Record summary
Predicted 3D model of a 316-nucleotide part of an RNA (large-subunit ribosomal RNA, domain IV) from a marine metagenome.
Context: one part of a larger RNA
RNA sequence: CUGUUUUUAAGGAACUCGGCAAAAUUAUUCUGUAACUUCGGGAGAAAGAAUGCCUUUUCAGUUAAAGGUGGCACAAAAAGGGGAUAGCGACUGUUUACUAAAAACACAAGACUUUGCCAAAUUGUAAAAUGAUGUAUAAGGUUUGAUGCUUGCCCAAUGCUGUAAUGUCAAGUGGAGGUGUAACGCACUGAAAUUAAGCUUCAGUGAAUGGCAGUCGUAACUCUAACGAUUCAAAGGUAGCGAAAUUCCUAGCCAAUUAAUUGUUGGCCCGCAUGAAUAGCACAACGACUUUCCUACUGUCUCGAGAACAACCUCA
Numbered sequence: 001c002u003g004u005u006u007u008u009a010a011g012g013a014a015c016u017c018g019g020c021a022a023a024a025u026u027a028u029u030c031u032g033u034a035a036c037u038u039c040g041g042g043a044g045a046a047a048g049a050a051u052g053c054c055u056u057u058u059c060a061g062u063u064a065a066a067g068g069u070g071g072c073a074c075a076a077a078a079a080g081g082g083g084a085u086a087g088c089g090a091c092u093g094u095u096u097a098c099u100a101a102a103a104a105c106a107c108a109a110g111a112c113u114u115u116g117c118c119a120a121a122u123u124g125u126a127a128a129a130u131g132a133u134g135u136a137u138a139a140g141g142u143u144u145g146a147u148g149c150u151u152g153c154c155c156a157a158u159g160c161u162g163u164a165a166u167g168u169c170a171a172g173u174g175g176a177g178g179u180g181u182a183a184c185g186c187a188c189u190g191a192a193a194u195u196a197a198g199c200u201u202c203a204g205u206g207a208a209u210g211g212c213a214g215u216c217g218u219a220a221c222u223c224u225a226a227c228g229a230u231u232c233a234a235a236g237g238u239a240g241c242g243a244a245a246u247u248c249c250u251a252g253c254c255a256a257u258u259a260a261u262u263g264u265u266g267g268c269c270c271g272c273a274u275g276a277a278u279a280g281c282a283c284a285a286c287g288a289c290u291u292u293c294c295u296a297c298u299g300u301c302u303c304g305a306g307a308a309c310a311a312c313c314u315c316a
Stems, first nucleotide, its partner, number of pairs: 002310007010302002014300001019297001027051005036041001038146001052069006070074001081295004086290002088287002093105002109144007121130003147282004152212003157209002159205004164200001167199002172194002177189004213231005240274001241271001252268006
């Protein structure tokens, strides 16, 4: 020097991507406890007080009361820091054995769809097996993901389902006719006709794959445009939310927070390029999740310093 522990004046996050690490809190009894809420919670919220030993009484109990008494300090060690705010995911759970524990997966619950039993689906060439010693309150597939309030318009395209007079269409059946030959009970060729699914046709279907415009003008200051005109389209984005885990311009504008803020929160809405089960919005509780702030606390820092131990190293 390094490592592990430990102490530190004054300050107290000025450190740093970020309070990472450390410190602080920690037990029991009593008091007391907010917003919000799905009325269960939140809650150990927060915030306070007490605690040793001896004697007596009391007691199921070193449980309680009274009195005494020592110390600066009696839970003498060990043992939650707390609060506010927003996002995401409801929750407990699961996961990249060996760089990721999460907002990813799962989940209860919702929806669509297939399946009537020798079920559909899956495995196997098959026998057969799983499904299931189950039977539509069941089983398979897809999808969203508690709960609350909701889930708009479009069937033109693609898909799926259904329908059907016609059209088209394979092998097969069919056999008129034809060719070869001197001829054949030989060989070859072959029209009409008959024909499945499919395609075509016509409907339906969005919690199916998906989609959900532009230009111009207009109000008695100005601005804006409830309104009008026009083009295109299957239909032109409804409710809600919105510089958002989505906003390029952007450090948008206003407000709050700070002495100062590309941060955060609230509002606004020219949404480059939000939007409704690829779910939309809200939400108590929960989270080794992510963001911001406050308090307590501290060697993270200003800015270093001291101590103990261990190893290396140097000398003996």
Its mean pLDDT, the model's own confidence on a scale to 100, is 86.